[in-house]
Model confidence (mean pLDDT): 79 of 100.
This is a predicted complex of two RNAs, RNase P RNA and transfer RNA, with 440 nucleotides together.
RNA sequence: AGAGUUCGCCAGACAGUCGCUGCCGCCCUUGGGCGGGAGAGGAAAGUCCGGGCUCCAUAGGGCAGGGUGCCAGGUAACGCCUGGGGGGCGCGAGUCCACGGCCAGUGCAGCAGAGAGUAGACCGCCUAAGCAGUGUCGUUUUCGAAUGAGAUUGCCGGUAAGGGUGAAAGGGUGCGGUAAGAGCGCACCGCGUGGGUGGUAACAUUCCACGGCAUGGUAAACCCCACCUGGAGCAAGACCAAAUAGGGAUCCUACAGGCGUGGCCCGCGCUGGAUCCGGGUAGGUUGCUGGAGGCCUGUGGUGACACAGGUCCUAGAUGAAUGACUGUCCACGACAGAACCCGGCUUACGGCGAACUCUAUCU
RNA sequence: GGCGGUGUAGCUCAGGUGGUUAGAGCAUGCGGCUCAUAUCCGCAGUGUCCGGGGUUCGAGUCCCUGCACCGCCACCA
Repeated sequence: AGAGUUCGCCAGACAGUCGCUGCCGCCCUUGGGCGGGAGAGGAAAGUCCGGGCUCCAUAGGGCAGGGUGCCAGGUAACGCCUGGGGGGCGCGAGUCCACGGCCAGUGCAGCAGAGAGUAGACCGCCUAAGCAGUGUCGUUUUCGAAUGAGAUUGCCGGUAAGGGUGAAAGGGUGCGGUAAGAGCGCACCGCGUGGGUGGUAACAUUCCACGGCAUGGUAAACCCCACCUGGAGCAAGACCAAAUAGGGAUCCUACAGGCGUGGCCCGCGCUGGAUCCGGGUAGGUUGCUGGAGGCCUGUGGUGACACAGGUCCUAGAUGAAUGACUGUCCACGACAGAACCCGGCUUACGGCGAACUCUAUCU
Repeated sequence: GGCGGUGUAGCUCAGGUGGUUAGAGCAUGCGGCUCAUAUCCGCAGUGUCCGGGGUUCGAGUCCCUGCACCGCCACCA
């Protein structure tokens, strides 16, 4: 200098003027005026997970359904995070992984191919065994033939080394062996099982013994195993006020029923209920923001995090506020706007810094 | 704000438990019929299966993620 990896931080700054929404104080009175002070995010987003909170049993039992899936820990909880194991990628810093089980069972694998799952003989290889045929050479000969050797062809067979098909063809290399071959035998590598050792565990193993290899793929196929899981959501829920036709139709049900928040049974509670049509009001208060909160220091821990001390704070709107203009400066400003609240994940996106890795050159 | 659903040809929709080449109707084009048009008959073209990624030998279908569109949800008696 270039290429990269990980982590952290910021989200134009300052001043002035005019506005918008709450809060506090004062004044006039039902709506304003004056002064003070406050006013979006790292994702406020998607609503993909988890929890708080509220109502329905206090959230109960069973089935079904759903979710998660290496191990240990963190946490209010999680599908999140941290550390570790195994595997993939990368020279490396590092990074990615839905990573339980197809020797419990069932299913699936189109086309191609001989054969696709207690394998399979299409080509090739094989005359060691059997049967049939055609030549050659020899022996015997009663000249009809008989018999032996070797060659060759076909059949019956053997064979999973080689070719070919396929995403996938039932360990690999070598030597022996064989008619040709084959874990058929052996050596090494791989694999599996049991034990030992290390580790909390996942797992590892340069340790020991055994097994010729059985157990191909697919569970983001049904399923099995382990664990978790009641439903709904602030338009939940509570209170006040106003208004009206306490109306009509259809259906379910007569207590072994119906309803009580979405499947079924039990249990518990209540005693009619569901749907549609029609009628009225579309006002206010509360829930509503100080919280599993931020920052600093110390302690414990590899870390996520926990504990202790100190310190700091206020968006709470409800047709829904947080804006506009001017001036100066710079690196010229991306993605984007709270709606009950938090912890995550994912997605969108501008800039800065630190540490580390690799390559090249120079010292 | 919350909850639910849909996305396949130009339009409206099918696609069982993953399997070669994704279908149907309407529309469009061409040909026939007719003096001509319509009707009718025959033939044909057409899909990044909303985008991206993953699982699998193989994805419209299974899983994850994003995008677009649609619907429902106030209170009183």
It holds a member of the Rfam family "Bacterial RNase P class A". It is annotated as a ribozyme.